[in-house]
Molecule: small-subunit ribosomal RNA
Organism: uncultured bacterium
RNA sequence: AGAGUUUGAUCCUGGCUCAGAUUGAACGCUGGCGGCAUGCCUUACACAUGCAAGUCGAACGCGAAAGGGGGCAACCCCGAGUAGAGUGGCGAACGGGUGAGCAAUACAUCGGAACAUUUCCUGUAGCGGGGGACAACCCCGAGAAAUCGGGGCUAAUACCGCAUACGAUCUACGGAUGAAAGUGGGGGACCGCAAGGCCCCACACUAUAGGAGUGGCCGAUGCCGGAUUAGCUAGUUGGUGAGGUAAUGGCCCACCAAGGCGACGAUCCGUAGCUGGUUUGAGAGAACGACCAGCCACACUGGGACUGAGACACGGCCCAGACUCCUACGGGAGGCAGCAGUGGGGAAUUUUGGACAAUGGGCGCAAGCCUGAUCCAGCCAUGCCGCGUGAGUGAAGAAGGCCUUCGGGUUGUAAAGCUCUUUCGGCGGGGACGAAAUGGCGCGGGGUAAUAUCCCGCGUCGAUGACGGUACCCGAAGAAGAAGGACCGGCUAACUACGUGCCAGCAGCCGCGGUAAUACGUAGGGUCCAAGCGUUAAUCGGAAUUACUGGGCGUAAAGCGUGCGUAGGCGGUCUCGCAAGUCCGAUGUGAAAUCCCCGGGCUUAACCUGGGAACUGCGUUGGAAACUACGAGGCUAGAGUGCGGCAGAGGGGGGUGGAAUUCCAGGUGUAGCAGUGAAAUUCGUAGAUAUUAGGAAGAACACCGGUGGCGAAGGCGGCCAUCUGGCUCGGUACUGACGCUCAGGUUCGAAAGCGUGGGGAGCAAACAGGAUUAGAUACCCUGGUAGUCCACGCCGUAAACGAUGAGUGCUAGUUGUUGGGAAGUUUACUUCUCAGUGACGCAGCUAACGCGAUAAGCACUCCGCCUGGGGAGUACGGCCGCAAGGUUAAAACUCAAAGGAAUUGACGGGGGCCCGCACAAGCGGUGGAGCAUGUGGUUUAAUUCGAAGCAACGCGAAGAACCUUACCAGCCCUUGACAUGGGUAUCGCGAGAUCCAGAGAUGGAUCUCUUCAGUUCGGCUGGAUACCACACAGGUGCUGCAUGGCUGUCGUCAGCUCGUGUCGUGAGAUGUUGGGUUAAGUCCCGCAACGAGCGCAACCCUCGUCUUCAGUUGCUACCGGUUCGGCCGAGCACUCUGAAGAAACCGCCGGUGACAAGCCGGAGGAAGGUGGGGAUGACGUCAAGUCAUCAUGGCCCUUACGGGCUGGGCUACACACGUGCUACAAUGGUAACUACAGAGGGCAGCUAACCCGCGAGGGCAAGCUAAUCCCAAAAAGUUAUCUCAGUUCAGAUUGCACUCUGCAACUCGGGUGCAUGAAGCUGGAAUCGCUAGUAAUCGCAGAUCAGCACGCUGCGGUGAAUACGUUCCCGGGCCUUGUACACACCGCCCGUCACACCAUGGGAGUUGGUUCUACCCGAAGACGCUGCGCUAACCGCAAGGAGGCAGGCGGCCACGGUAGGGUCAGCGACUGGGGUGAAGUCGUAACAAGGUA
Repeated sequence: AGAGUUUGAUCCUGGCUCAGAUUGAACGCUGGCGGCAUGCCUUACACAUGCAAGUCGAACGCGAAAGGGGGCAACCCCGAGUAGAGUGGCGAACGGGUGAGCAAUACAUCGGAACAUUUCCUGUAGCGGGGGACAACCCCGAGAAAUCGGGGCUAAUACCGCAUACGAUCUACGGAUGAAAGUGGGGGACCGCAAGGCCCCACACUAUAGGAGUGGCCGAUGCCGGAUUAGCUAGUUGGUGAGGUAAUGGCCCACCAAGGCGACGAUCCGUAGCUGGUUUGAGAGAACGACCAGCCACACUGGGACUGAGACACGGCCCAGACUCCUACGGGAGGCAGCAGUGGGGAAUUUUGGACAAUGGGCGCAAGCCUGAUCCAGCCAUGCCGCGUGAGUGAAGAAGGCCUUCGGGUUGUAAAGCUCUUUCGGCGGGGACGAAAUGGCGCGGGGUAAUAUCCCGCGUCGAUGACGGUACCCGAAGAAGAAGGACCGGCUAACUACGUGCCAGCAGCCGCGGUAAUACGUAGGGUCCAAGCGUUAAUCGGAAUUACUGGGCGUAAAGCGUGCGUAGGCGGUCUCGCAAGUCCGAUGUGAAAUCCCCGGGCUUAACCUGGGAACUGCGUUGGAAACUACGAGGCUAGAGUGCGGCAGAGGGGGGUGGAAUUCCAGGUGUAGCAGUGAAAUUCGUAGAUAUUAGGAAGAACACCGGUGGCGAAGGCGGCCAUCUGGCUCGGUACUGACGCUCAGGUUCGAAAGCGUGGGGAGCAAACAGGAUUAGAUACCCUGGUAGUCCACGCCGUAAACGAUGAGUGCUAGUUGUUGGGAAGUUUACUUCUCAGUGACGCAGCUAACGCGAUAAGCACUCCGCCUGGGGAGUACGGCCGCAAGGUUAAAACUCAAAGGAAUUGACGGGGGCCCGCACAAGCGGUGGAGCAUGUGGUUUAAUUCGAAGCAACGCGAAGAACCUUACCAGCCCUUGACAUGGGUAUCGCGAGAUCCAGAGAUGGAUCUCUUCAGUUCGGCUGGAUACCACACAGGUGCUGCAUGGCUGUCGUCAGCUCGUGUCGUGAGAUGUUGGGUUAAGUCCCGCAACGAGCGCAACCCUCGUCUUCAGUUGCUACCGGUUCGGCCGAGCACUCUGAAGAAACCGCCGGUGACAAGCCGGAGGAAGGUGGGGAUGACGUCAAGUCAUCAUGGCCCUUACGGGCUGGGCUACACACGUGCUACAAUGGUAACUACAGAGGGCAGCUAACCCGCGAGGGCAAGCUAAUCCCAAAAAGUUAUCUCAGUUCAGAUUGCACUCUGCAACUCGGGUGCAUGAAGCUGGAAUCGCUAGUAAUCGCAGAUCAGCACGCUGCGGUGAAUACGUUCCCGGGCCUUGUACACACCGCCCGUCACACCAUGGGAGUUGGUUCUACCCGAAGACGCUGCGCUAACCGCAAGGAGGCAGGCGGCCACGGUAGGGUCAGCGACUGGGGUGAAGUCGUAACAAGGUA
């Protein structure tokens, strides 16, 4: 520091996710030791049991027992003035817990004045003399108990007076008022019988002053979210006077006034203890507030006071309430949010431990006692830190595991083995620091008249340890006791095998899994951490994804529709002043801890500790005066006003004009008009349309007219006058910052819509009809009402758009245009300038597109707005509206995207150019018939399998009776029909024939022929056969979506790419586009391209012309012979054969074109512009076809899914389709006659001639291994006849009789003869082929093959027609355009309905929380009043009084009650929409001109 994820790819925007750190954690697996720390985050839920606050006998009065001793016993002594309770003092308000409440009476920081203060410290002054009670105790009584009542005795540092009063308080300045307590110790003189007085000391006590610390109060600043909470407030705000308090104050009361708070957010609602700090972060921030520390609040819930220095009191009291417990039913008791512990809740949080040894606290003179504060121990890997589980050596690279290409690799120096070490743990022994005070003794000092005690200091002595026999040290033994977890597709370090087969499962995101899964599970291996490792939850980070630091708003989310304007924010220039902001210094504070730095202590570290720095803050104070603010005074450049001009659909109301449309009433006139893609509805013989003159009405204003003008925007258009707003130009005078922006507020605001009243020609939602259509609630047509128009009033929204807020300044140019002005030439221009409005364009900006002085550039000011998509601009609430609705505006839930710009393709019922038997022009077919053949379907035991639009279907199959054959039935074989290897046996193997059983395979028997090679003569070597066992063979079994190879197709279409360079952030582009041209990316020219490759073309074969060579089996011009046949001699000229060459290149001429490429025409030529034909198939596409040609991975079968045999099937048949053959006839049939091919084939072959047969064929038999012989007859042809008919057409079907092949023609072959003589008379919609030696037509040959050809592959004969042309159909190429497509239009995608699930709104109501108002009730309590009852101290001679207690009354008030509101939440029949969900229904809305933009 970044990464993954939107796309075919790219850049951007933007969300989601990950890597880091952290935790009071929890869960899963695992677990050796130690140190340090942490440990109910949930129910402020309920609590059994024990403990957590006592202490003082030196304040006081009482006062046991057990036990021991004595005694005969009663009893006495010790225990012991002990324990114990009580009175009294101090403490209990600290310490400890928790975070419910609390948004301010809190907290933090900094200040302040009107206060209190137990104890403590320092002073000052005292401490005199009396009195009366009450507990304890005793007696009686009530009660179950808790406890209580009555009577009696008694002490005090308890209580009450009196005296005194330095100081204190009050004061009318005269004065008045108010205290106290003793206890312990010691002692020389003196007094006293004694106790003691007296004196001193200590601790107490009283008054007072000061201090320290603590507490109370006040102020300022800071302190969460919500405006879908905008107004709140009657003790409320202030004053006066009383009261109250320690003290200020409406704190309380009476009266008076009417204030106070709030957009700088009052009030209300929700949430929350606050802080130092903690976590994270570069920081700024964000989140949090466990442990530790400070403050606050609370103590079962609510209220209340008492005591006290301090409380409205956690382990106190009273009352009310809920709950729990006891009860004799009458009454009582209780409060763990102290430490342990229990139940419950929960994912989850410890021992009912030890000790006061230390630190601290309470009491005490002290010893000491108490202390669940604290210190320790225990439990838990909860966290942090440290250590260990061994070290060295060790290759036969062991065994085993895993993988394997079978060679090996890996685990792996890892192990074993050998040599060492001994931390930790276990055993034995030793053994701390933490402890020194207090205390004893001694010395010195203080104090005293003095001694002593006491206090301080020094010295010395001794006691005291929970932890703990712990830390630590030593010894011996011994590698001995000690490793796991997660992960391994990318992010992200780490890969293989097997299993599984969209199953099981994984998953943080993207995504894996449908038979070869590095993603599931297991194993081996590896990676990362390590006594832990992962997961989950949570916070910060990454996230510049709320942007102060540090973002944006033309198209991605985002500029309010528009102006005016309040608050607010910001503001020209000069001088002076001030010092609020600002800056500098000093100073106080910013607790400690934490963080940081430097040291120190534990073996180290964590941890602890000393010092420093820091705490970025606040206050006080001194200074500076640039900038901002403020005050004062000026200025004129901003802004404004006056003056003089100009342009304009700017606005309001009024008047007026012509054209057009429709209507009305006439004239002329007759059959249609209108409308459409085509029609129909409609109108018209009752006279339309058309035409003509007249009239009426309403609305809108052609031409001018213009990226012209005006206006803030919406918007504004005939003409005239009128009222009125604003802009702009010019020069000049004036004012003197008067300015800019603008939350709330307010004005205007298209169309549609609403209300009232008019108006209504045309147009026209709704509606009606006609069409279209599968449907057509649409598009089209005919009608047609609201509305459109006017007046007044609402509405307040638009793609209200430049999708661009307003203002100011600055920053190249060029060009057009509107308005004004100036100058110069000169009468029409040029130049300059201000204000508008356009087009290009530099810099710059931008993701790109683009913007570019009219900025989207560079800056400043102010406002508005945005923060993933959907849900949703929706719900609820508020406000506005007559309504429609508008405005403000969420959440649950859901997705991993949604988006912008640009790129390459593909596509378009987009465009342009071009090509092709693509259409058109022609010729002939198919589709109808019969038959053949293939396919589907059906059937079947089986009808083997494959091929499926073009590009499957006379295809694999160049030939299924058996075989083939893969299918079915039955019968057989099991190392096998075939290959290699081992052992044993044999030496042959084999061939032929016959017989038996059997359907055959097979089994059995006999006969004949044959008797392997080498040899060292050994079954020794090779070879062969049989048998045995096992490795294995075998499979037309599966997967063509695991593959190779081969093939089809687009397409013989002209394309497909690369290197370097250049352009672009990039995908990519350029080149390859453009202008011509071509069959062609063929060539030329141009060009940021220059070159190159695969394709095209050419090179190859063949046909066409010629030449040379060669001359048998071919040929025959010349010569001779002849049986007249090139038959023979002869010859190689010709034909031909087959080898080599030549020839054609737009080469020549003319025209055209750009002086090009090329095109057109001509000459010559056998052939002319690629001469005809073939072979040749770029990058790629279709997961195209083939595992059944072959090969092959994986899987599957192994007495069978292998192998053999017989028979059957592949040949079935209601039907459908493809491809063909033959026909329907006269361009024909039949008969007769007769000429001319090419290319092939032939020895298990072709077969002449001859004979037989009607014929298929048979017999006999010559030739030929083929330019020699044979197949072999070519056929269309010619002539004659038939004369339009189901025929002398056509031949299906069937019968009879034959023939050939073959082991065998039943299922199931071909052929022949005779007989039979079906459909069919030219074929609907639709559709196919072909552009010249082509179509059409005619026959011939061959492969396969025993036989079987209408198929296929070749061959020649005869031999046409037509092409204007490219609008249309199909396919293709190039350029361009749009796109929401990229599996690419067979694409994408929308809405209703149906089903399932989820969250949510409404909802009659219902349940609960909270809060407000009014009223009722009114406990305890303090306060006020009262003075019936009772009453020790004081007063009084007494009566009595003062005072007190209890009582009574009053107001206040908690709980409770009644009634009515507000608000929040739960549930709710039914209902609304929303979301999600591989294959439901209906349509086709959007994306292309998406078929109506």